[in-house]
Molecule: transfer RNA
Organism: Clostridiales bacterium
RNA sequence: GCCGGCGUGGCGGAAUUGGCAGACGCCCGGGACUUAAAAUCCCGUGGGAAGUGAUUCCCGUACCGGUUCGACCCCGGUCGCCGGCA
Numbered sequence: 001g002c003c004g005g006c007g008u009g010g011c012g013g014a015a016u017u018g019g020c021a022g023a024c025g026c027c028c029g030g031g032a033c034u035u036a037a038a039a040u041c042c043c044g045u046g047g048g049a050a051g052u053g054a055u056u057c058c059c060g061u062a063c064c065g066g067u068u069c070g071a072c073c074c075c076g077g078u079c080g081c082c083g084g085c086a
Stems, first nucleotide, its partner, number of pairs: 001085007010026003019069001028044005046059005062078005
């Protein structure tokens, strides 16, 4: 230099025939149980705003653009990591 794959919450990792993003697990916070703890069970957990509240709205899939009514998914470019070829 050329070719291919990958990049999603704090972490691992789903969702791709383009149609509710973050399932599930771990960590973390609160609670139950216990004399106390461990284990187990229950609830919560991307960020922000409004509201007493139920709830509603906005942003978010490495980054920047494009296509589309609609993009994690398709197209172009950039960056990073991994592999192959030279």